A computed fold for a 102-nucleotide RNA from Thioalkalivibrio sp. ALJ16, annotated as Glycine riboswitch aptamer. Rfam family: Glycine riboswitch aptamer. Gene Ontology term of the family: glycine biosynthetic process. Of the family's consensus pairs, 90% are formed in the model. The prediction has a mean pLDDT of 76.

[in-house]
RNA sequence: CACACCGUUCUGGAAGAGUUCUGCGAUCGCUUAGCGAUUGGCAGACGCCGAAGGCGCAACAUCCGCCCGGAAUCGCUCAGGCUACCGGACCGGAACGGUGCA
Numbered sequence: 001c002a003c004a005c006c007g008u009u010c011u012g013g014a015a016g017a018g019u020u021c022u023g024c025g026a027u028c029g030c031u032u033a034g035c036g037a038u039u040g041g042c043a044g045a046c047g048c049c050g051a052a053g054g055c056g057c058a059a060c061a062u063c064c065g066c067c068c069g070g071a072a073u074c075g076c077u078c079a080g081g082c083u084a085c086c087g088g089a090c091c092g093g094a095a096c097g098g099u100g101c102a
Stems, first nucleotide, its partner, number of pairs: 003100011018046001020045005025039006047082003053078001054076003060069001
């Protein structure tokens, strides 16, 4: 100095699923002490999604069995989410650091 892997920071890309119902609130109008309209602000119900996180495990491993160990974009849907923003597994770029190696 080059290469491979890992970590941190910054950065580019990055999916799915509700114009549901009810109540409250807010705004506007009429008019009056209520009525109507709008409204992704809040809460609840039902429905739905999987790609933060969490949980589950096949091969394998053990002399044999059980337990334990053991992956994912697979499964669950606890958490999270269902305009956009945000977030986002994962895939790149840059800088720095670590390990290995010719």